[in-house]
């Protein structure tokens, strides 16, 4: 250096002013962008994560019953109910063009644009509030083994 095993750490951002009873939500302006790829730097190009569905297996408290064993409690053993959470597949998942540079860019740079899960809120949410002090693509690092 690879390659296996465990272990620790990290792992999401975003407002101001107007109308109003009443809106961080309309309305005018604004600000934000998870991971890993990509001969060149990605919110918009591929694929991945989370929410959501849906399906199979596995399984905890706890409950009931039968048996052992006890003076009895409390134990064991088995069966059924239960189903907190695990695991694996699948299923849904948003949105950019165009002009220059270059050997190579929908990724720089100019120009114009677009997108942004559910619930909840005295007025509608990408930016508030909540599941989340969660979860996770993954990024460090460190022990230790092995051809």
């Nucleotide at each position: 250096a690879a390659c296996g095993u465990g272990c620790u750490c990290c792992g999401g951002g975003g407002u101001c002013g107007g109308u109003g009873u009443a809106a961080g939500u309309c309305c005018g302006a604004a600000c934000c962008g998870g991971c890993g790829g990509u001969u060149a730097u990605a919110g918009u190009c591929c694929g991945c994560g989370a929410c959501c569905c849906g399906c199979g297996c596995c399984a905890a408290a706890g409950a009931a019953g039968u048996u052992c064993c006890u003076c009895a409690c409390a134990g064991a053993a088995u069966u059924u109910c239960g189903g907190a959470g695990g695991c694996a597949c699948g299923g849904c998942u948003g949105a950019a063009c165009u002009g220059g540079u270059g050997a190579a860019a929908u990724u720089c740079c100019g120009g114009u644009a677009c997108c942004g899960a559910c619930a909840g809120u005295u007025a509608a949410a990408g930016u508030c509030u909540g599941g989340a002090u969660g979860g996770g693509a993954g990024a460090a690092g460190c022990a230790c083994g092995u051809a």
A computed fold for a 147-nucleotide RNA from Paeniglutamicibacter antarcticus, annotated as FMN riboswitch aptamer (RFN element). Model confidence (mean pLDDT): 83 of 100. The model forms 97% of the base pairs in the Rfam consensus. The organism belongs to Paeniglutamicibacter, within Bacteria. Rfam family: FMN riboswitch aptamer (RFN element). The literature on the family includes a 1999 paper in Trends Genet by Gelfand et al., "A conserved RNA structure element involved in the regulation of bacterial riboflavin synthesis genes".